[in-house]
RNA sequence: UAAGUUAGCUGGACGGUCGCGGGGCGGUGCAUCAUCGCCUUGAGGAAAGUCCGGGCUCCCAAGGGCAGGACGCUGGAUAACGUCCAGUGAGGGCGACCUCGAGGAUAGUGCCACAGAAAUGUGAACCGCCGUUCCUUGGAGCGGUAAGGGUGCAACGGUGGGGUAAGAGCCCACCAGCGGCACGGUGACGUGCCGGCUAGGUAAACCCCGUCCGGGAGCAAGACUCAUUCGGAGGCGGAGACAGCAAUGUCUCCCCUGGCGGCUCGUCAGGCUGCCUUCGAGUAUGUUGCAUCAGGCGGGCGGUAACGUCCGUCGCAGAGAGAUGACCGUCAACAGUUCGCUGUGACAGAACCCGGCUUAUAGGCUGACUUGCUAG
Numbered sequence: 001u002a003a004g005u006u007a008g009c010u011g012g013a014c015g016g017u018c019g020c021g022g023g024g025c026g027g028u029g030c031a032u033c034a035u036c037g038c039c040u041u042g043a044g045g046a047a048a049g050u051c052c053g054g055g056c057u058c059c060c061a062a063g064g065g066c067a068g069g070a071c072g073c074u075g076g077a078u079a080a081c082g083u084c085c086a087g088u089g090a091g092g093g094c095g096a097c098c099u100c101g102a103g104g105a106u107a108g109u110g111c112c113a114c115a116g117a118a119a120u121g122u123g124a125a126c127c128g129c130c131g132u133u134c135c136u137u138g139g140a141g142c143g144g145u146a147a148g149g150g151u152g153c154a155a156c157g158g159u160g161g162g163g164u165a166a167g168a169g170c171c172c173a174c175c176a177g178c179g180g181c182a183c184g185g186u187g188a189c190g191u192g193c194c195g196g197c198u199a200g201g202u203a204a205a206c207c208c209c210g211u212c213c214g215g216g217a218g219c220a221a222g223a224c225u226c227a228u229u230c231g232g233a234g235g236c237g238g239a240g241a242c243a244g245c246a247a248u249g250u251c252u253c254c255c256c257u258g259g260c261g262g263c264u265c266g267u268c269a270g271g272c273u274g275c276c277u278u279c280g281a282g283u284a285u286g287u288u289g290c291a292u293c294a295g296g297c298g299g300g301c302g303g304u305a306a307c308g309u310c311c312g313u314c315g316c317a318g319a320g321a322g323a324u325g326a327c328c329g330u331c332a333a334c335a336g337u338u339c340g341c342u343g344u345g346a347c348a349g350a351a352c353c354c355g356g357c358u359u360a361u362a363g364g365c366u367g368a369c370u371u372g373c374u375a376g
Stems, first nucleotide, its partner, number of pairs: 001372010012331007020042010044347001048358002051356005056218005068213005073087005088102001089100004103208002108206002110202003126149002128145008157175006176198001178195007222288003229281008237254007255271006295314008333344004
């Protein structure tokens, strides 16, 4: 200097005017309500998708088993996880590094289209090769053979040599694979030695093994309060007097309706499609859940790390499906420029909270490393 790999950070700054949500103080109106004024505060790295995991809340269940689901190399982290960290193995890259749906096919069962003689059974001979018999020198029959050809994703280890009638792990060397032993490692696994010679693929087919899991609904959960309303119980015509603390009771007079009655007097019943008191249920509304919690930042210690622990410090949106906006100026960044200036600003908007994952994202910044080239 060029091309890359990887780990992270940032996501414009300041000021002014107007407006909106939350909180506080003050004024006014009787008021917890309304309104005005002042102060203060007001989105993100993903607030998103709602894909996992948890906290919290309610309902059902609560014992044992079966069934079911999720996960699946090893060790660790964590409240938990399908997440994260550190490793192992396999694959890719010259490399830094990246990727992985990574248990078991020697428990059992199933499947392996088409082609092919044959697709898993100590089974298979289409061509070819070898031996033998027969007949008209070319074929037919029988037997051996998995080295060669052909089919197929896949043909029963591979290459080379020996051997043989031709061949074959039949024998040997190396390699692959399987099993055993020793050593190293917590472990996945690695390294070495030995053995019999060979065992197809598929578990994202059933299944087997191991680990984990009560089920459901979600803050519009749930709780408190209750206007209207609904249900239960009790009482009630008006006025006055007396008793009593009161609730209430007694008495007198009067009004209305109805019954008895031919009428009056008298007497009996009622004053009720309503109102009042009280209890319960419970909606709107209001309050709560609800902003102090697996919290942020800084530092020490332990750990390779994820993370843990201790100390210090900070208080940081809280609507009710609803606010967080608009405009202007200065500076910074980028692009263009006639050097006067002009233009641009990505993805995207909290709703009970937290840990992850995934997806979107203009521009800018930093660390470490790799491979080339050039110069010293």
Molecule: Bacterial RNase P class A
Organism: bacterium